[in-house]
RNA sequence: AGUCGGCCGGGCGAUCGUCGCGGCCCAUCGUCACCGGGCCGGGGAGGAAAGUCCGGACUCCACAGGGCAGCGUGCUGGUUAACGGCCAGCGGGGGCGACCCCAGGGAAAGUGCCACAGAAAACACACCGCCGAACUCGCGGGCGACCGCGGGUGGCAAGGGUGAAAAGGUGCGGUAAGAGCGCACCGCCGGCCUGGUGACAGGACGGGCAGGGUAAACCCCACGCGGAGCAAGACCGAAUAGGGGGGCGUUUGAGGCCGGCCCGGCCGAAGCCCCCGGGUAGGUUGCUGGACCCCUCGGGCAACCGCGGGGCUAGAGGAAUGACCGCCGCCCGCCGCGCAAGCGACGGGGACAGAAUCCGGCUUACAGGCCGGCU
Numbered sequence: 001a002g003u004c005g006g007c008c009g010g011g012c013g014a015u016c017g018u019c020g021c022g023g024c025c026c027a028u029c030g031u032c033a034c035c036g037g038g039c040c041g042g043g044g045a046g047g048a049a050a051g052u053c054c055g056g057a058c059u060c061c062a063c064a065g066g067g068c069a070g071c072g073u074g075c076u077g078g079u080u081a082a083c084g085g086c087c088a089g090c091g092g093g094g095g096c097g098a099c100c101c102c103a104g105g106g107a108a109a110g111u112g113c114c115a116c117a118g119a120a121a122a123c124a125c126a127c128c129g130c131c132g133a134a135c136u137c138g139c140g141g142g143c144g145a146c147c148g149c150g151g152g153u154g155g156c157a158a159g160g161g162u163g164a165a166a167a168g169g170u171g172c173g174g175u176a177a178g179a180g181c182g183c184a185c186c187g188c189c190g191g192c193c194u195g196g197u198g199a200c201a202g203g204a205c206g207g208g209c210a211g212g213g214u215a216a217a218c219c220c221c222a223c224g225c226g227g228a229g230c231a232a233g234a235c236c237g238a239a240u241a242g243g244g245g246g247g248c249g250u251u252u253g254a255g256g257c258c259g260g261c262c263c264g265g266c267c268g269a270a271g272c273c274c275c276c277g278g279g280u281a282g283g284u285u286g287c288u289g290g291a292c293c294c295c296u297c298g299g300g301c302a303a304c305c306g307c308g309g310g311g312c313u314a315g316a317g318g319a320a321u322g323a324c325c326g327c328c329g330c331c332c333g334c335c336g337c338g339c340a341a342g343c344g345a346c347g348g349g350g351a352c353a354g355a356a357u358c359c360g361g362c363u364u365a366c367a368g369g370c371c372g373g374c375u
Base pairs, nucleotide, nucleotide: 001375002374003373004372005371006370007369008368010328011327012326013325015323016322018044019043021041022040023039024038025037026036046352050363051362053361054360055359056358057357058229059228060227061226070225071224072223073222074221075089076088077087078086079085090104091102092101093100094099105220106219110218111217112214113213114212127160128159129156130155131154134153135152136151137150138149139148140147141146168186169185170184171183172182173181187209188207189206190205192203193202194201195200233285234284235283236282243276244275245274246273247272248271255267256266257265258264292311293310294309295308297306298305299304330349331348332347333346335344336343337342
């Protein structure tokens, strides 16, 4: 200088406030249910609580079996409750290296697309170029066979040029010029052998060679997936209105009011009372101790697993976890002292963010700081 991994995310104390829990005291013995006040003790956000992107637990609904559609995943082996996570490998790419990156199955099933440039972007093609062997025309030479020059029909794809990409690359031979046309090596394809659980690697043999790219385009193949989510769900449950049933009553006066009862009076021309069940407001529960964390030992390269020991107290619900002060510590600036390490004074800073059923991951944000491996 770089690369990889792990960790911390200020500490102590005081005051006030706030949300649960436990204890005590006061108030209320009334109410449909829940409930009020005070004191004391103790507890109260994170590494990501976030995004809600995957996977599971749990709950309810649905479900004979199978399929279609849809969505997701996509090298191999392992790990796990599960995963698109993680670990170890394989293959490809980048880097001097430590190390990093890869949706990494299929393009010889079909369809689509390939800007610009370029002759041509796929039933491949011929702009410049190379050739003049074959056929042929013209001119010239030669007594002649024929030769030379130029052109046409044509041959070629080596070189140039375009492009992200143009019928495998290099070399030798070959040819009129060329070309897997022939050969060697590399690449590719095919079956075989060896090693490996496997992805794959290595080897010998055969084949001159299939024929662009793109599947985070449709598609094909393999595998997986029922849906909704704690506002899931369960229980208790008024008043009022409505539903069902029963009783009483309409001049033979139900019922209401005059504090209760009796008498009496008034109102009252039709409803009233009781029971049952559902639902609403509201309340209780689900609710926080769990695939949990740390340490030793053992197995394993590792992820991870197992034995033993120890540890753990947020549970709100229109939603508490806040405010302020003191001391210490950290960082920055500046000043003074000092050779320096450093010491002292003053001023400033301290991020990202905040539980909401729980758990395993991923991703993203983050002031400042610490430790370790490797190049």
Molecule: Bacterial RNase P class A
Organism: soil metagenome